[in-house]
RNA sequence: CAAGUAGACCGGGUGGCCGCUCCGGUGCCGGCUUGUCGUCAUCGGGGAGGAAAGUCCGAGCUCCACCGGGCAGGGUGCUGGGUAACACCCAGGAGGGGCGACCCUCGGAAAGUGCCACAGAAACACACCGCCUCGAUUUUUUCGGGGUAAGGGUGAAAUGGUGAGGUAAGAGCUCACCGCGCCGAUGGUGACAUCGGUGGCGGGUAAACCCCACCUGGAGCAAGGCCGAAUAGAAGGACUAUAGGCGCCCGGCCUGUCCUCGGGUAGGCCGCAUGACCCCGGCGGUAACGUCGGGGCUAGAUAGAUGGUCACCACUCCGAUUCGUCGGAGCACAGAACUCGGCUUACAGGUCUACUUGGUCG
RNA sequence: GCCCCUGUAGCUCAGAGGAUAGAGCUCCGGCCUCCGGAGCCGGGUGCGAGGGUUCGAUUCCCUCCAGGGGUG
Numbered sequence: 001c002a003a004g005u006a007g008a009c010c011g012g013g014u015g016g017c018c019g020c021u022c023c024g025g026u027g028c029c030g031g032c033u034u035g036u037c038g039u040c041a042u043c044g045g046g047g048a049g050g051a052a053a054g055u056c057c058g059a060g061c062u063c064c065a066c067c068g069g070g071c072a073g074g075g076u077g078c079u080g081g082g083u084a085a086c087a088c089c090c091a092g093g094a095g096g097g098g099c100g101a102c103c104c105u106c107g108g109a110a111a112g113u114g115c116c117a118c119a120g121a122a123a124c125a126c127a128c129c130g131c132c133u134c135g136a137u138u139u140u141u142u143c144g145g146g147g148u149a150a151g152g153g154u155g156a157a158a159u160g161g162u163g164a165g166g167u168a169a170g171a172g173c174u175c176a177c178c179g180c181g182c183c184g185a186u187g188g189u190g191a192c193a194u195c196g197g198u199g200g201c202g203g204g205u206a207a208a209c210c211c212c213a214c215c216u217g218g219a220g221c222a223a224g225g226c227c228g229a230a231u232a233g234a235a236g237g238a239c240u241a242u243a244g245g246c247g248c249c250c251g252g253c254c255u256g257u258c259c260u261c262g263g264g265u266a267g268g269c270c271g272c273a274u275g276a277c278c279c280c281g282g283c284g285g286u287a288a289c290g291u292c293g294g295g296g297c298u299a300g301a302u303a304g305a306u307g308g309u310c311a312c313c314a315c316u317c318c319g320a321u322u323c324g325u326c327g328g329a330g331c332a333c334a335g336a337a338c339u340c341g342g343c344u345u346a347c348a349g350g351u352c353u354a355c356u357u358g359g360u361c362g
Numbered sequence: 363g364c365c366c367c368u369g370u371a372g373c374u375c376a377g378a379g380g381a382u383a384g385a386g387c388u389c390c391g392g393c394c395u396c397c398g399g400a401g402c403c404g405g406g407u408g409c410g411a412g413g414g415u416u417c418g419a420u421u422c423c424c425u426c427c428a429g430g431g432g433u434g
Base pairs, nucleotide, nucleotide: 001358002357003356004355005354006353007352008351009350010349012313013312014311015310016309017308018307020047021046022045023044024043025042026041027040029038030037031036032035049333053344054343056342057341058340059339060338061220062219063218064217073216074215075214076213077212078092079091080090081089082088093106094105095104096103097102107211108210112209113208114205115204116203128152129151130148131147132146133145134144135143136142160178161177162176163175164174165173179201180199181198182197183196184195185194186193187192224270225269226268227267233261235260236259237258238257239256243255244254245253246252277296278295279294280293281292282291283290284289315330316329317328318327319326320325363433364432365431366430367429368428369427372387373386374385375384380417389405390404391403392402393401410426411425412424413423414422
């Protein structure tokens, strides 16, 4: 210098003017329960993100249900650790890919069942061709029985692989090495690794049913609680000197009027911004992370605020250039709605760190 | 906002691991007719996108995209 691998970060800046929303102070006016509420004005301060997104996991919180346990259903799946928890993270193991930095995957197929189209003899017990052998016919051959998985052929996949011995031909039939299973020893918390012995050792599929281990009650802030105009009330009281009806009167009942209660719609308030929070440092740990000390307060809208415009600067592109600059255009993905921890997806342009491979120069 | 459901031909639907993915209506061409309709014959068009599991995916799993419904 080129090509790459892994990780971390930024996401335009400064100032002026005009707005929006929230909080605090002051002032005016209004309401009443007289110390608060509301409108307006003014001053000061705060005001989107790395993903606020998708709503895919896990929790906090709230309500409902629940004696305890199990089944069913759902989820997770190498091992150990971290965490409030997780399908997340860290470290390790095995297998696979890459020259390499590095990346990807993960329980059990010898408990049982199902499936493996087409092709092929056979997809779980199978002989089509071929090879060998026996019998008959025959002497070119043909037919039948048996053995054989070394060769051909089919297929995504064919009964461990290579070599030698052996055999009528063959075959783990026997042997050596490699692979696999089982047993033991050693190391490791463990996945597993190494060594020794032993068994000649019959596919794939569990993102098919299933088996094993562990986890798991349901709903969601439109949860839920408080206040409360209105409407429904077979809820209570009063009707006084004076309401109406029950054919005259009283009691009683009904209707009516008023007051209270209840109820909970419109609406308002809480939930709702101090939290598994952020920054810095020490200590423990390989790390994820934990712990201690110090400092900080960092959006709260409700039809939904966080915007517009001007100037200068920064970046990118295009054109011109007297190489000093000038003019024009552009500047991503996207936008809080109870709150966190993750994952996934989108993203113009840019910065930094560590490492790998190749080339060149010293 | 929250919670769910569904994507197969122009439309309405089947297919649930192995076919050249079907059916009805529609559309196109031909025959018939003076012309059109009806009828007859023939034909075209498709699994929302990407990745994974598998020998093989419309179907099973994951992630996106689009559409629809419920909820005060």
This is a predicted complex of two RNAs, RNase P RNA and transfer RNA, with 434 nucleotides together.
The coordinates come from a structure-prediction model, not an experiment, and the mean pLDDT is 77.
It holds a member of the Rfam family "Bacterial RNase P class A". The family's RNA type in Rfam is ribozyme. Rfam links the family to the GO terms dimeric ribonuclease P complex, tRNA processing and ribonuclease P activity.